This is a predicted structure of a 105-nucleotide RNA (Glycine riboswitch aptamer) from Paenibacillus sp.
The organism belongs to Paenibacillus, within Bacteria.
The sequence was found by an Rfam model in a public genome assembly.
The prediction has a mean pLDDT of 77.

[in-house]
């Protein structure tokens, strides 16, 4: 000169699963302004089903002890926890840019 991996800011993209049911409160209707009824309406607990890409937890090869143990990845498994119309939110992850890093030379 030349900047690898990695961290981290900001943008772009970004998938699945029930408009289930129960109750419970409220906004609308309709009603003799009363009980009550209606209702793919807005919130909430909960029950059954179900999704996996925050996070979490399990785990082969193989190394290490020599012991049955430790270590050990993940988009695999699990489903704690999070989620299930549609918007919005949240997304592992992949691309772009600054900026850090100093591999390698």
């Nucleotide at each position: 000169a030349u900047g690898a991996a990695g961290g981290u800011a900001c943008a772009a993209g970004g998938a699945g699963a029930g408009a289930u049911u129960a109750c419970c409160g409220g906004a609308g209707c309709u009603a003799a302004u009363g009980a009550a009824g209606c209702g793919g309406u807005c919130g909430g607990u909960g029950a059954c089903g179900c999704c996996g890409a925050a996070g979490g937890a399990g785990u082969a090869a193989a190394c290490c002890a020599a012991u049955u143990g430790g270590u050990g990845a993940a988009u695999c498994u699990c489903u704690c926890a999070g989620g299930c119309a549609a918007c919005a939110g949240g997304g592992a992850c992949u691309u772009g840019u600054g900026c850090u890093g100093g591999a390698c030379g």